[in-house]
Context: one part of a larger RNA
C1' cells in the first nucleotide's frame, strides 16, 4: 500500500425547552408498610417538593412595596388581557462528572536497580626479551684537609625500544552490517597517576565525576517499575447508512486578548401580532463631499513694479550721504495652490410624506447553531514609491459554499445559477480556413506577418485633414555662368587681408554680390554660400489634428497569434445570416410550497459550517403471524429483477440440523476507503 476484523456524543443526576399524556374544587409521592398469581405488580403512606403573592439587603409591610422628607417620581410588582400549575414519558440542550475518540512533554508518591559504567575500600594476580646505567660504596690520582677526576662496582627511573595485557590517532572496508559501534592495516602506553580477578560501599535532585552534563545495566539537563491516572492539552489528527427543505460567517464591543472565548451581527426551527418591511414614481427636506473659486477667510507659493521700513555688501573726507543683478516686510499688478481653506456647489446616498406594486418577506418570544485567519476583481480613499499576487478602511461583485460555456491551459475575469431524462428547438459571452460546430456582403486603412508584449525618444514610411507662402511676369530642384569695387574698414597682435578676438557695418559699380555663410591658410591664397542672370516647364516649401505601420525591442533548453497556417482567415466601419450553456423553451417524469374548483394550477428543488424534517439497514427482547419431509434457516458464490436513496426480493449453487421470514411496538456494545488507529493475513 492492499485485503478482513476492531474503532469515536455514552450513562447517572440537577435544570431549561419542545411533543405527547395524567390530574386541576391545586399536582405529587420519598423512606416505610401491607397483599399477591415468584418476582412483576397493586393498594397504602402528604414527611417533603412545585404552585396558590410580591415588594426589600433587612427588619418588615403586603396588592401592594422599595427608594424618599413626600400623599413626587421612578424600580421590580398586581391589576386587565387571560389562560396557568403540576407530575410522568420521549426528544434538544447546559451543568457536574473522563464526558465524542486517541495523543503528551510533565509532577508527585511507594519500590527496584553500581552484574553495565564512574568512585572508592579490603584482598590477591599480572607484566616475553632487550637498553640505558642515577645514588650509594670500592680502588686508584689529587688536597694541609676536603672539594675534584678516574676506573670499577651498585641497579635508580610516571627511564628508552618493544609482546602479552591496556587504549583507541589516522585511514580503506562495513552502515536493511558478519556486529544496535565491528574488521583490516598503520598508531600510543606497556614498573605505573598501570592493568585486572574475588568480594564490598554510597542512588535518583541523589550518587560518582583528573569535569565530558560524563557515567549509574544497549535509557540520562534528572534511571527504572508500578501506582496517583482516563492528570491536563484553548493543540493536532480522526468522527461510521440514505433522501427531503432552509442555508451562513470570517464583523463590532470586552477580554494576560490576538489561530481561544463572551455578548451582538448573519442562519435555522416553533410561536405571536399590526398597514411591519421592501420596490417604483411624485413631493417636500437637512447636507458640505466630486467639481469650482480667489478682491470670501486661513494658509501656501512663483513672478514682475515704483515706493517706503529694517537688514546685509560695497563706496565714501568724522558725521552726513551714495550705490546696490542680495534678503525680508508692507504695497500695487499678473498667473496660481490646499485632506486639515470656502463667496460657491452638484449627481448618488439618507429622513419624512402621498400613490401604486407585492403580501408577512418587517417586528417580537422562545429551542438550536455554526462564524471571530477570508480571497480576487471594479470604484472611492489613507499608508508605501499615485511599487507589489503588498497593506489598511468604505460600496458594489465573484469565489469561499457554485457546477455548465468562453478567457489554448486558469477559485476571485466575461455570460449564466446544475430536481431528474431526452440522438428537440432558441439564444448568452464568445466565436464562424483547418485542427473545431458554424460566413457571406459592402466600403476603407495596413506590407509591418504588424496582427500575435512595452515606454520615453527618433524618422522625407504611408492614408486622411488644417493654415500660411511662392509660382507660366517661369516657382522648387539640378545644371551654365556672375559673385565686384574704396579695402588688407578701424583696433588688437609677431601676422589678423570676409572667417583668433574687440568696435562699427558705411560707400560705389551693378542684372546681382554680406565690412561677409562655412571649409581653408602662419597669414595671404583657394573652394563655397547668402544674391543674381541663363537653361529647363509646373507645381514647390513649411506648417495644423490625426488613422495605421517603422525603430527603440538584449538571457540563459526553442516557447510572447494555442498550433496549422493566413495579405486577409489583419485592422476600422455598416448590413444580413449562423455555430454555441447544465441559461431559455418543448416533451415525460419526482419531491416539496401554496392556492382552489380534489385533480389541476402557479412558484419552487447548486450548496460548505449549521438548523429542521422524513426513511433504509444490524443485534436483542415482547407480541401476532408464516414457510418447511423433495426437509428448511443463516452464512458464502453467481444472476440480465424491484425501489427516488440508504437497499429489498428471486431463482442456481454451496452449506447439514443450529435456527428463520414477515408485522406491530421497545431496547442498544447499530452502519468506518482514512485516526503516520489496533489485530490477522498478502
Nucleotide at each position: 500500500u492492499c485485503c478482513g476484523g476492531c474503532g469515536a456524543g455514552u450513562u447517572a443526576c440537577c435544570g431549561u425547552c419542545a411533543g405527547c399524556g395524567g390530574c386541576u374544587c391545586g399536582g405529587u409521592u420519598a423512606a416505610g408498610g401491607c397483599c399477591u398469581u415468584u418476582c412483576g405488580g397493586g393498594c397504602c403512606g402528604a414527611a417533603g417538593c412545585c404552585a396558590u403573592a410580591g415588594g426589600g439587603a433587612a427588619a418588615c409591610c403586603g396588592a401592594g412595596u422599595c427608594u424618599g422628607a413626600a400623599u413626587a417620581g421612578g424600580g421590580a410588582g398586581a391589576c386587565u388581557a387571560u389562560u396557568g400549575g403540576u407530575c410522568g414519558c420521549u426528544g434538544g440542550u447546559g451543568g457536574u462528572a473522563g464526558a465524542c475518540g486517541c495523543g503528551a512533554a510533565a509532577c508527585u508518591g511507594c519500590a527496584c536497580g553500581a552484574a553495565c559504567u564512574a568512585c572508592c575500600c579490603a584482598u590477591g594476580a599480572g607484566c616475553a626479551g632487550g637498553u640505558u646505567g642515577a645514588a650509594c660504596c670500592g680502588c686508584g690520582g689529587g688536597u694541609c684537609a676536603a672539594a675534584c677526576c678516574g676506573c670499577g662496582u651498585g641497579g635508580a627511573g610516571g627511564a628508552c625500544c618493544g609482546a602479552a595485557c591496556c587504549c583507541a590517532c589516522u585511514u580503506g572496508g562495513g552502515u536493511u552490517g558478519a556486529a544496535a559501534a565491528c574488521c583490516g592495516a598503520g598508531g600510543g602506553g606497556a614498573u605505573g597517576a598501570c592493568u585486572u580477578g574475588u568480594g564490598g560501599g554510597g542512588a535518583g535532585g541523589a550518587g560518582u565525576g583528573a569535569a565530558a552534563g560524563u557515567c549509574u545495566a544497549a535509557u540520562c539537563a534528572a534511571g527504572c517499575g508500578c501506582a496517583g491516572a482516563g492528570a491536563u492539552a484553548g493543540c493536532u489528527c480522526g468522527u461510521u447508512c440514505u433522501c427531503u427543505c432552509c442555508g451562513a460567517a470570517a464583523u463590532a464591543g470586552c477580554u494576560u486578548u490576538a489561530g481561544g472565548g463572551c455578548u451582538a451581527g448573519c442562519c435555522u426551527c416553533g410561536g405571536g401580532c399590526a398597514a411591519u418591511a421592501g420596490a417604483c414614481a411624485g413631493u417636500g427636506g437637512g447636507g458640505g463631499u466630486a467639481g469650482a473659486g480667489a478682491g470670501a477667510c486661513u494658509g501656501a507659493a512663483u513672478u514682475g513694479g515704483a515706493u517706503g521700513g529694517g537688514g546685509g555688501c560695497c563706496c565714501u573726507u568724522c558725521c552726513c550721504g551714495g550705490g546696490u543683478a542680495c534678503c525680508u516686510c508692507a504695497c500695487c499688478g499678473a498667473a496660481c495652490c490646499a485632506a486639515a481653506c470656502u463667496c460657491c456647489g452638484a449627481a448618488u446616498a439618507c429622513c419624512a410624506u402621498u400613490g401604486u406594486c407585492c403580501g408577512u418577506a418587517c417586528c417580537c418570544c422562545g429551542g438550536g447553531a455554526g462564524u471571530c485567519a477570508g480571497u480576487c476583481c471594479g470604484c472611492g480613499a489613507g499608508g508605501g514609491a499615485u511599487a507589489a499576487g503588498c497593506u489598511u478602511c468604505g460600496c458594489g461583485g465573484u469565489c469561499g459554499a457554485g457546477a455548465g460555456g468562453g478567457a489554448a491551459a486558469c477559485a476571485a475575469c466575461c455570460c449564466a445559477g446544475a430536481c431528474c431524462a431526452c440522438c428537440u428547438g432558441c439564444u448568452a459571452a464568445g466565436g464562424u480556413c483547418c485542427c473545431c460546430a458554424a460566413g457571406u456582403a459592402a466600403a476603407a486603412c495596413u506590407c509591418a506577418g504588424u496582427c500575435a508584449c512595452u515606454a520615453a525618444g527618433g524618422a522625407a514610411g504611408u492614408g486622411a485633414u488644417u493654415u500660411u507662402g511662392c509660382u507660366a511676369u517661369g516657382a522648387c530642384a539640378g545644371c551654365c555662368a556672375g559673385g565686384a569695387u574704396g579695402u588688407u574698414g578701424g583696433c588688437u597682435u609677431a601676422g589678423a587681408a570676409g572667417c583668433a578676438g574687440c568696435c562699427a557695418c558705411c560707400a560705389u559699380u551693378u542684372a546681382a554680390a554680406a565690412a561677409g555663410u562655412g571649409c581653408g591658410u602662419a597669414a595671404c591664397a583657394g573652394c563655397u554660400u547668402a544674391c543674381u542672370g541663363g537653361u529647363c516647364g509646373a507645381g514647390c516649401a513649411a506648417u495644423u489634428u490625426u488613422g495605421c505601420g517603422c525603430c527603440g525591442a538584449u538571457a540563459a533548453u526553442g516557447a510572447a497569434c494555442g498550433g496549422g497556417a493566413g495579405u486577409a482567415a489583419g485592422u476600422u466601419c455598416u448590413g444580413c445570416a449562423c455555430c454555441g450553456a447544465a441559461g431559455c423553451a418543448g416533451u415525460g417524469g419526482a419531491a416539496c410550497a401554496c392556492g382552489c374548483u380534489u385533480g389541476c394550477g402557479u412558484g419552487u428543488u447548486g450548496g460548505u459550517a449549521g438548523g429542521a424534517g422524513a426513511g433504509c439497514g444490524c443485534u436483542g427482547u415482547a407480541c401476532g403471524u408464516c414457510a418447511g419431509a423433495u426437509a428448511c434457516a443463516a452464512g458464502u458464490c453467481g444472476c440480465a429483477c424491484c425501489g427516488u436513496a440508504a437497499g429489498g426480493a428471486g431463482c442456481g449453487a454451496u452449506g447439514g440440523u443450529g435456527g428463520g421470514g414477515c408485522g406491530u411496538a421497545c431496547a442498544g456494545g447499530u452502519g468506518a476507503u482514512u485516526a503516520u488507529g489496533c489485530c490477522g493475513g498478502a

A computed fold for a 682-nucleotide part of an RNA from a marine metagenome, annotated as large-subunit ribosomal RNA, domain II. The coordinates come from a structure-prediction model, not an experiment, and the mean pLDDT is 84. The RNAcentral record of the full RNA draws on SILVA. It matches the Rfam family "Bacterial large subunit ribosomal RNA". Its family is annotated with structural constituent of ribosome and ribosome in the Gene Ontology.